[in-house]
Context: one part of a larger RNA
Parts: sequence; structure tokens; C1' cells
RNA sequence: CUGGGCGUAAAGGGCGCGCAGGCGGCGAUUUUUGUCAGGCGUGAAAGCCCCGGGCUUAACCUGGGAACGGCGCUUGGGACGGGAUCGCUAGAGAUCGGGAGAGGAGAGUGGAAUUCCCAGUGUAGAGGUGAAAUUCGUAGAUAUUGGGAAGAACACCGGUGGCGAAGGCGGCUCUCUGGACCGAUACUGACGCUGAGGCGCGAAAGCGUGGGGAGCAAACAGGAUUAGAUACCCUGGUAGUCCACGCUGUAAAUGAUGUGUGCUAGAGUUGGGGAGCCUAGCUCUUCGGUGUCGCAGCUAACGCGGUAAGCACACCGCCUGGGGAGUACGGCCGCAAGGUUAAAACUC
Repeated sequence: CUGGGCGUAAAGGGCGCGCAGGCGGCGAUUUUUGUCAGGCGUGAAAGCCCCGGGCUUAACCUGGGAACGGCGCUUGGGACGGGAUCGCUAGAGAUCGGGAGAGGAGAGUGGAAUUCCCAGUGUAGAGGUGAAAUUCGUAGAUAUUGGGAAGAACACCGGUGGCGAAGGCGGCUCUCUGGACCGAUACUGACGCUGAGGCGCGAAAGCGUGGGGAGCAAACAGGAUUAGAUACCCUGGUAGUCCACGCUGUAAAUGAUGUGUGCUAGAGUUGGGGAGCCUAGCUCUUCGGUGUCGCAGCUAACGCGGUAAGCACACCGCCUGGGGAGUACGGCCGCAAGGUUAAAACUC
């Protein structure tokens, strides 16, 4: 430089915002920069290639041609790309009016359950298991009643329901706040798409400082089981789980499917908005979402199938036999744990 690819065979970046870059709607005028055609000049010779010639051949030497893929000048064309100018509204945005939602942040608050504490009743067991034991209990447990405290999580509603870019988000109330959707519009006028670097967000575990600690529970201890049992089961139990601030930056971060746009049979279902009707509802239509089946088509098959893995375009990321290895070394980042970038020898 180029080919073929990326749901499951190797391969979509965890997700977004976005500088550069790449790509970019409709109409008109203009320019002629790309681009196309013609002409002229140049592109040394040798070499390479083709056709000949000379050494007995060949190498070698030699004549001619072609080529020299290019560049410059010039004449012309003006479709397409670019530049300039003017205009447009179908993309994008904006304004107004609506309804939906566990979207985010902060503050407050509620009930059930659990554990603990105090008191009453009450007695000899309770607990636990496959069966037991460790354990708790006559210093009164378990059970039950009343009172109190604490922390964490929010049963029912709850739904292939909703919201969010992803991670994720679920009691209730208030405050602040983001996005999407629908309807209307007499506004702007291509303002767009993608996005290497960069910046931000990013479950759980883990780390730092300070709080908090009910339940659960790595580690740990004991009891069992077993040939053994550094496990599975049981009794305990510390980090942690929770809060604030800071760090970490990973994941089967999955739809194992990058983002955007357009096009391409149907059928059923769900939520929101609008219209109509013989209105406790039904039918039709439209837009957005979320599932199932399925035509064409695609696929190695499985399967996908308007939420595409179909038909296309734009841009980014990534793959190139298995092991060695997501490792070593170096760089960057991190308090550390480690993360990220990322080989080779050797071997099959």
C1' cells in the first nucleotide's frame, strides 16, 4: 500500500462529549483548483522490454524502436468534486402547548422485619442437621406481652412495564436539575454525520482519611462429614458491605451485534399523543418505545429478518493459525493492588 472480515470461528473501543481530520441536502450564477480532451516542449546517455546486426555460440558489444507511467506551457470542455456569491426548506435546530417516567443530586420522613437493651408472664429446654455436635439456657434461655435503641433494605403494586449514553436506577414527600416523546408553528437556514488524540462518566471488589456497624459475611476459630476435607453442611466471627470526601478504571462492562442516515412483504402485542364513531367500549390513523412470529434477502450452520446479522452510503475501532502471552522489557498512570500500551526467542 492492499484483500477479506469482526452475533457464536480471530476481531465492535465499557459509554458519552468533542478539537483536528474524513464525509456531507435542494436550486441558480460564476471560477476552472481537482478532473477530462487536444497541441507543443521536456523527460541525457547507458540499463530494462521488442525487432535486427557482430564475435563458431553465449555472456558481451552494437543499430533501430518502444517505453520513460512524470512534469511544464498552452487551447478548449464545464457534467461531477472544490472555491466564491445569491437563494430554498425536506436534514438539524428553535419557539409555544401538552402528557409519561425506579433519569440525576440534596434534604426530610414512614411502616414491616432483624438484632440488642429494660420490664412482665413462664419453665426446661432452645437451636441446628441427612443425622449430630460445637453453641445458647436454672446467673431463667427459647416462646410470649409491653417499652426503648440502632443500622440496613424497601414486601404487595411489579409487568419479555418504565427511565438513562453506558455503568445503572425501585417506600413516601419536598426542593434543584438533565434528556426523550407528542401536537402546533408565520422562526433560523445545512448550522449536519462521524470522530485519531483529548476530556468526562464508569458495577463489584480493592485502597486512603474520618464516621457508622443491625443483618449478612471473605479471612479466621470450632463442630460435623470423610480414607483425608486447608471444602460443600452447622455454630461463631473480623475486614468488608453503609455514609462523607478522595483514589482505582476493571468485568461474560453482553444484544458476546460501534455510531448515524436512507431504502426493503405481512401478522399479533404493549405504552404515550391526536382524530372518528352505532361511546363502561370499539374501529381507523399517526408518532415514539418494547417483545414474539415470519416473506424476500442474508448466513458455514445456528439463526437474523423495519429494534437486520437484508440492500446501500459516511466515519471510527478492531482481526490476520495455536501456545509462549494480554506475558517480558520500556513508556505513561496509580498510595498500593495493579491498569494501559505491547513484543521476541522457542515450539506445534
Model confidence (mean pLDDT): 87 of 100. Predicted 3D model of a 348-nucleotide part of an RNA (small-subunit ribosomal RNA, central domain) from a metagenome. Its Rfam family is "Bacterial small subunit ribosomal RNA". The full RNA is in RNAcentral, with records from SILVA.